RNAcentral holds the sequence, with entries from ENA. The RNA shown here (transfer RNA) has 72 nucleotides and comes from an Actinomycetota bacterium. Lineage of the source: Bacteria > Bacillati > Actinomycetota. Rfam family: tRNA. Rfam classes the family as a transfer RNA.
RNA sequence: GGGCCCGUGGUGUAACUGGUAGCACGCGAUCCUGCGAAGUUCGAAGUACGAGUUCGAUUCUCGUCGGGUCCA
Numbered sequence: 001g002g003g004c005c006c007g008u009g010g011u012g013u014a015a016c017u018g019g020u021a022g023c024a025c026g027c028g029a030u031c032c033u034g035c036g037a038a039g040u041u042c043g044a045a046g047u048a049c050g051a052g053u054u055c056g057a058u059u060c061u062c063g064u065c066g067g068g069u070c071c072a
Base pairs, nucleotide, nucleotide: 001071002070003069004068005067006066007065010025011024012023013022019055027043028042029041031039048064049063050062051061052060
C1' cells in the first nucleotide's frame, strides 16, 4: 500500500428484506431486615465520526477514524 471483517449504555451481547433500541451483569434509589446479603419495584446511562438516499437510517451508500485478519 491492497483485500476482507468488526465498531450499540460502565462491561458483554441482541435487534433490523429501513418503522418505539432490548436483555444480562454492574451502578443509583425505594421496599424488605435489628444491620447486611438475597429478593421486590423504579431509575440513569448507548448505535465511533461526517455526509448522502429516504416521510423515516442502528440498518442502505460514500468518506474518515479505530481494532482484527490476510496478502504484498